[in-house]
RNA sequence: GCCUCUGUAGCUCAAUGGUGGAGCAAUUGCUUCGUAAGCAAUAGGUUGUGGGUUCAAAUCCCUCCAGAGGCU
Repeated sequence: GCCUCUGUAGCUCAAUGGUGGAGCAAUUGCUUCGUAAGCAAUAGGUUGUGGGUUCAAAUCCCUCCAGAGGCU
């Protein structure tokens, strides 16, 4: 220098154009003499950045940024 892949909640991952969810973690409550475990509820996301297409974009297209791999 060229090619490919990845980027979504604190962490690991879903969601293949039509309301962004799950597990773990966090908070609160119940339970207990107390703790853990268990049960219930709550909160937490401008979907890496900026633009474009579309009635509608995490999803399709382009640029840039970061990371991983391959070739030279």

Predicted 3D model of a 72-nucleotide RNA (transfer RNA) from a Candidatus Woesearchaeota archaeon. Lineage of the source: Archaea > Nanobdellati > Candidatus Woesearchaeota. The coordinates come from a structure-prediction model, not an experiment, and the mean pLDDT is 82. It matches the Rfam family "tRNA". Its family is annotated with triplet codon-amino acid adaptor activity in the Gene Ontology. By type it is a transfer RNA.